[in-house]
RNA sequence: CGGGCUGUAGCGAAGCUUGGUAUCGCGCCUGGUUCGGGACCAGGAAGCCGUGGGUUCAAAUCCCACCAGCCCGA
Numbered sequence: 001c002g003g004g005c006u007g008u009a010g011c012g013a014a015g016c017u018u019g020g021u022a023u024c025g026c027g028c029c030u031g032g033u034u035c036g037g038g039a040c041c042a043g044g045a046a047g048c049c050g051u052g053g054g055u056u057c058a059a060a061u062c063c064c065a066c067c068a069g070c071c072c073g074a
Base pairs, nucleotide, nucleotide: 001073002072003071004070005069006068007067010026011025012024013023020057028044029043030042031041032040050066051065052064053063054062
């Protein structure tokens, strides 16, 4: 310098192909249960999707540039 992959709640992932205001697990909070804890049951909070632009009525999703990590090549 060129190419590829990845980037989404605190953590790990799905959702992208087929655009329509984001799902699951663990964790966290509250209550129940228990002498108390764990387990279990019920409820709840937390992300506008790496950054910036573009297209569109509408973008995590399509397009462009950039940033970070990993891999390959020179």
Molecule: transfer RNA
Organism: Verrucomicrobiota bacterium